This is a predicted structure of an 88-nucleotide RNA (c-di-GMP-I riboswitch aptamer) from a Betaproteobacteria bacterium.
Model confidence (mean pLDDT): 86 of 100.
Rfam family: c-di-GMP-I riboswitch aptamer. Rfam describes the family as follows. GEMM was predicted in a large-scale screen for bacterial structured RNA regulatory elements.
The sequence was found by an Rfam model in a public genome assembly.
RNA sequence: UCUGUUUAAGGGCAAACCCAGCGAAAACUGGGGGCGCAAAGUCACCGGUCUAAGGGGCCUCGGGUCCUACGAUAGCGGGAUUGCCGGA
Numbered sequence: 001u002c003u004g005u006u007u008a009a010g011g012g013c014a015a016a017c018c019c020a021g022c023g024a025a026a027a028c029u030g031g032g033g034g035c036g037c038a039a040a041g042u043c044a045c046c047g048g049u050c051u052a053a054g055g056g057g058c059c060u061c062g063g064g065u066c067c068u069a070c071g072a073u074a075g076c077g078g079g080a081u082u083g084c085c086g087g088a
Base pairs, nucleotide, nucleotide: 012037013036017032018031019030020029021028035075041081042080043079045078046077047076048073049072050071054068055067056066057065058064059063
């Protein structure tokens, strides 16, 4: 350096999509369904991303547009924390 041993065992979660609900939206919840995941268990602490009801600015002003999270995302990354099996 290459090859074999190397498809461990028992399981867990559940993407897209469909149906129903809920929300202004992003999204979330339940049922079905499996793309995948060794933490794809839990937590919004840090960064990122998504949405913009409310608030603010501008305009051609019953509206349009821009900014903004107290909303969301843990299956975006970091971090915290808990857990299953095997080997040493």